[in-house]
Molecule: Bacterial RNase P class A
Organism: Cupriavidus necator
């Protein structure tokens, strides 16, 4: 250079102008105060997957003496971690010239099931053929021959595997060793209106309504306290196994410490939109060269134009994983070939 292997890292950018939700600062106004409403200025405001909800964990309730079975799950070996089905090393087996990728990887001597076709036989033992040994029959040139029965288990043949304590545990099982169960709509506080609940007072010897008092009419409630739940609010909720950098220890996952850092927190659910402008990308036009080639053309480089595009996707109580999506585009270390020096 070409072909590939691993790793990370970006996911347009700036400027205007309108807008959206939190905080913060200040004026107004309203309240006795908590505070509330407006207006102005200032700051913050989606991801690598926020996504599938598929593992593991914080947190929260509800259950629960203490052991064991039963179910579930995991599986070389050792490490990491809060834990993991995850990550690292590592061996083994496949793939791959290689960098490497991938994993179904515990135990067959505790037991039980299965072994397909083909083989006589598939873990119970068997004789199919060759050979071997025995007995019987029969034939014989007396060497041995053929034919039946038995034994043995050496070759051959079938077949993935043939008697070998065989294979398979991704059947069942055995062993280690983890393991309630719901899930922020979790849980938890304040709390109108109505309607109903309890307790007391009053009440057909008349409660209560008929604007204040009387008569009068109407006729069974009525007044107070308390406590539950609805509407609303509020806490959970965003400071956190945090995030950036440097050093130490470790092959690495990781862990220490040292510094500096605040980086959404909405709640039917804000994080937008429009124009310029500049970058990226894709094909097309105009020009303009460069190489190859007779030529026809074929491969390329610059400059201008106007175009069309820039993915997947969208936080809801939070953190580690995995899976899957994802235009395009930068690094970094490697590993085979081939050329130069």
């Nucleotide at each position: 250079a070409a072909a590939g292997c691993a790793g990370g890292c970006c996911a347009g950018g700036c400027a205007a102008c309108c807008g959206c939700u939190g905080c913060c600062u200040g004026c107004a106004c309203c309240g006795c105060a908590a505070g509330g409403u407006g207006c102005a200025g200032g700051g913050g405001g989606a991801g690598g997957a926020a996504a599938g909800u598929c593992c593991g964990g914080a947190c929260u309730c509800c259950a629960c003496a203490g052991g064991g079975c039963a179910g579930g799950g995991u599986g070389u070996u050792g490490g990491c971690u809060a834990a993991c089905a995850g990550c690292c090393a590592u061996c083994c087996a496949c793939g791959g010239c290689a960098a490497c990728g991938u994993g179904c990887g515990g135990a067959a001597u505790a037991g039980g099931g299965c072994c397909a076709c083909a083989g006589a036989g598939a873990c119970g033992a068997g004789u199919c053929u060759u050979g071997c040994c025995g007995c019987c029959g029969g034939g014989u040139u007396c060497g041995c021959c053929c034919g039946g029965c038995g034994g043995g288990a050496a070759g051959g043949g079938u077949g993935a595997a043939a008697c070998g304590c065989g294979g398979u545990a991704a059947c069942c099982u055995c062993c280690a060793c983890c393991u309630g169960g719901a899930g922020c709509a979790a849980u938890c506080c304040c709390a109108a209106a109505u309607a109903g609940g309890c307790a007391g007072g009053c009440g057909a010897u008349g409660a209560a309504g008929c604007g204040g008092c009387c008569c009068g009419c109407u006729g069974a409630g009525u007044c107070u306290g308390c406590g539950g739940g609805u509407a609303g609010g509020g806490a959970g909720c965003u400071g956190g196994a945090g995030c950036c950098g440097g050093c130490u220890g470790g092959u690495a996952a990781c862990a220490g410490c040292c510094g500096g850092c605040c980086u959404a927190g909405a709640g039917g659910a804000a994080u937008g939109g429009u124009u310029g402008u500049c970058a990226c990308g894709c094909a097309c036009c105009g020009u303009u060269u460069g190489c190859c080639g007779c030529a026809a053309g074929g491969c390329g480089g610059g400059c201008g134009g106007g175009g069309c595009g820039c993915a997947c996707a969208g936080a809801a109580u939070c953190c580690g994983g995995c899976u899957u999506a994802u235009c395009g585009g930068c690094c970094u270390g490697c590993u085979u070939u081939g050329c130069u020096u």